[in-house]
């Protein structure tokens, strides 16, 4: 130098002029003005786990539904992390892996294939004897020996089909062959050593049996009570409405036996500050309670942020020191400009060069990914122009 793995981090900057909005402070308080905070690694998807709220509920045990499953740890928990083992991918750093139980038991294995679960013979091999044909020998019958064709056995080695074909290699063995025998790996079983475990390493045994799916039902062993900040608390109007209780309940026309109801007039009352006016109501005061609208809390000191020290492979703990850093709610965190700048595209120069393109260098132009908290934390996905940093692997060059 190039290829590539794994982690972290950053993700426009500085200025000015207009605004928005929390919290403090003053004033001439429905408003101003000063200072001071003001989005993000994901705020997102709402996939999981808790905090808090409010419901429910006496204990056990049994069933049902869900979820979860290599050990050991870490945490407030967790389906998350960490670190170990297995198993698969890769030369390698490293990365994938719903990673208990297939001899409790049901139930599946498409398609191809000859056979897919009491396994199976398509082309093959290996033997016997027919039948044609060719050739040698003897030359009456006939023997020999190669082809082909079909029968009858025999094998499971080799080809084929599949995701999987009832251990693998290699020697021996046999007509061909086969764990048929043996040696090594493989599997089962047992014993022994290490390891807190999951495992792992070695001995003797056993020819080998019961393929595979459990993200199909199902067994084991674990672990879950329900809804959610529109939660819930707490104030609470009006000309809507209820309940006690004081008083009152005119006129005029209809309709009806009455209670009473419909219209109209007059009277009250009620909003709009008040007269007038206008609306709208039909018994009018007073007094209680619920409840809507609206308001105030929940709501920002928290499993918090930063530095340091000690433990610890890590994840993470514990102690000290220091900071206060959003809190809105039709929901603010923004808008314009000017100046710099990552990146991209053009155009000259130089070099370097595997002829594609790269570097330097200078001129012009763009101009800032993904995305906006809503009660709050841990997680885990998912999306992201560009850009810095840290370690390690593999090649190739020099010293």
């Nucleotide at each position: 130098u190039c290829a590539g793995g794994c982690g972290g981090c950053c993700g426009g900057g500085c200025g000015a002029u207009c605004g928005c909005u929390g919290g403090c402070g003053g004033g001439u308080u429905u408003c101003c003005c000063g200072c001071u905070g003001g989005a993000g690694g994901a705020a997102a998807g709402u996939c999981c786990g808790g905090g808090c709220u409010c419901c429910a509920c006496g204990g056990a045990g049994c069933u049902g539904a869900g979820g979860c499953g290599g050990c050991g740890g870490g945490u407030a928990a967790c389906g998350c992390c960490c670190g170990c083992c297995c198993g698969g991918a890769g030369a390698g750093a490293u990365c994938c892996g719903a990673g208990g139980g297939a001899u409790a038991g049901c139930g599946c294995c498409a398609c191809a294939g000859a056979g897919a679960g009491c396994a199976g013979a398509c082309c093959g091999c290996c033997c016997g004897g027919g039948a044609c044909g060719a050739g040698c020998c003897g030359u009456u019958c006939g023997g020999c020996c190669c082809g082909u064709u079909g029968c009858g056995g025999g094998c499971a080695a080799g080809g084929g089909u599949g995701a999987a074909a009832g251990g693998g290699u290699g020697c021996g063995g046999u007509a061909a062959g086969a764990g048929c025998g043996c040696a090594c790996c493989g599997c089962g079983g047992u014993c022994c050593u290490g390891g807190c475990g999951a495992c792992a390493g070695g001995g003797c045994c056993g020819g080998c049996a019961u393929g595979g799916c459990a993200a199909g039902c199902c067994c084991c062993g674990c672990c879950u009570g329900g809804a959610g900040c529109a939660a819930g608390a707490c104030c609470g109007a009006a000309u809507a409405g209820g309940g006690a209780u004081g008083g009152g309940c005119g006129c005029c026309g209809g309709c009806g036996c009455a209670a009473g109801c419909c219209g109209g007039c007059a009277a009250g009352c009620g909003c709009g500050g008040c007269u007038c006016c206008g609306c709208g109501c039909u018994c009018c005061g007073u007094c209680c309670g619920g409840g809507u609208a609206g308001g105030u809390c929940g709501c920002g000191c928290g499993a918090g942020g930063c530095g340091g020290a000690c433990c610890g492979c890590g994840a993470g703990g514990u102690c000290c020191g220091u900071c206060c850093c959003a809190g809105a709610g039709g929901a603010a965190u923004g808008a314009u400009c000017g100046c710099c700048u990552a990146u991209c595209c053009c155009g000259c120069g130089c070099g370097c060069c595997u002829c594609g393109g790269c570097g330097c260098g200078u001129g012009g132009g763009u101009g800032g990914a993904c995305a906006g908290a809503a009660c709050c934390c841990g997680g885990c996905u998912u999306a992201c122009a560009g850009g810095c940093c840290g370690c390690c692997u593999g090649a190739c060059c020099g010293g």
Predicted 3D model of a 399-nucleotide RNA (Bacterial RNase P class A) from a Hyphomonadaceae bacterium.
It is recorded under the gene name rnpB.
RNAcentral holds the sequence, with entries from ENA.
Its Rfam family is "Bacterial RNase P class A". Rfam describes the family as follows. Ribonuclease P (RNase P) is a ubiquitous endoribonuclease, found in archaea, bacteria and eukarya as well as chloroplasts and mitochondria.
The prediction has a mean pLDDT of 75.
The organism belongs to Hyphomonadaceae, within Bacteria.